[in-house]
A computed fold for a 315-nucleotide RNA from Ottowia sp., annotated as Bacterial RNase P class A.
Its Rfam family is "Bacterial RNase P class A". Gene Ontology terms of the family: ribonuclease P activity, tRNA processing and dimeric ribonuclease P complex.
It is recorded under the gene name rnpB.
RNA sequence: AAAGUCAACUAGACAACCGCUGCUUCGCGCUGCGAAGGGGAGGAAAGUCCGGACUCCAUAGGGCAGGGUGAUGGCUAAUGACCAUCCACGGUGACGUGCGGAAUAGGGCCACAGAGACGAGUCUUUGGCAUACGUGCCAAAGGGUGAAACGCGGUAACCUCCACCUGGAGCAAUCUCAAAUAGGCAGGCAUUGAAGCGGCCCGCUGAGCCUGCGGGUAGGGAGCUUGAGCCAAGUGGAGACACUUGGCCUAGAGGAAUGGUUGUCACUCGAAGCAAUUCGGGGCACAGAAUCCGGCUUAUCGGUUGACUUUGUUU
Numbered sequence: 001a002a003a004g005u006c007a008a009c010u011a012g013a014c015a016a017c018c019g020c021u022g023c024u025u026c027g028c029g030c031u032g033c034g035a036a037g038g039g040g041a042g043g044a045a046a047g048u049c050c051g052g053a054c055u056c057c058a059u060a061g062g063g064c065a066g067g068g069u070g071a072u073g074g075c076u077a078a079u080g081a082c083c084a085u086c087c088a089c090g091g092u093g094a095c096g097u098g099c100g101g102a103a104u105a106g107g108g109c110c111a112c113a114g115a116g117a118c119g120a121g122u123c124u125u126u127g128g129c130a131u132a133c134g135u136g137c138c139a140a141a142g143g144g145u146g147a148a149a150c151g152c153g154g155u156a157a158c159c160u161c162c163a164c165c166u167g168g169a170g171c172a173a174u175c176u177c178a179a180a181u182a183g184g185c186a187g188g189c190a191u192u193g194a195a196g197c198g199g200c201c202c203g204c205u206g207a208g209c210c211u212g213c214g215g216g217u218a219g220g221g222a223g224c225u226u227g228a229g230c231c232a233a234g235u236g237g238a239g240a241c242a243c244u245u246g247g248c249c250u251a252g253a254g255g256a257a258u259g260g261u262u263g264u265c266a267c268u269c270g271a272a273g274c275a276a277u278u279c280g281g282g283g284c285a286c287a288g289a290a291u292c293c294g295g296c297u298u299a300u301c302g303g304u305u306g307a308c309u310u311u312g313u314u315u
Stems, first nucleotide, its partner, number of pairs: 001311010012265007020040002023037006042286001046297002049295005054170004066166005071085004086100001087098004101161002106159002108155003118151001123142008174222004184213006195205003229248008267282006
């Protein structure tokens, strides 16, 4: 220098103005409105594939069935994730991939080729015996085919066996406050007239009326964001990871806010120029929190950094 391998990071910045949605304080004519201050999407918020927290339902104990995992050791709240090592395969290498228990419990299957794929059988040669002379039977050996050739064959990512794990549903979980209307229950009154006809009387209609309780709906609230949390330093460990100290609070909406315009700088593209620079364009990919975490997978414009490998050149 070229070609690669692995890992990490970034995902424009600032300001002004106009909005949207929560929080705090204040004011008002208070289901709300206004003012001020302050908060407001991601590395994947996605798919919902795996594992947990949390909630409700079920649950004496044991077993069967079903589902899952499968080298060894570790890490973790837990996992099929992650780390280390072995093994197998691929690569010159850095490294990548993982379908890695059992074939002496049993069943199934073994393409093509081959005589024959586990049942047995006989392609060739040799020997022996028999023969109706066509051949037949028995034994041994060899060549060839093939991933594997009679050997307790191969295959468990076919069923199976073994070991271990495993109840179900999910925040639209679940809990709570609670109208109107219509049912329900209890008590009282009522054809000896309840109740209605705007206040009273008459008159008319003629069977309900009143009170209390309870369930549920609309609607409100909790769950809801302080958490296996984040950042920095140190210590232990090969690593995943663990521990100590200090600092920080960093969306919490609820049919669902998180947006837009302009300017400057930065970035990038194109043109001009020897250069400094100038002019013009772009606003960029994938994407959009919904109870919360740990992983995995998928999508992704442009850029940056580190470690390592191979080849070549120079010293």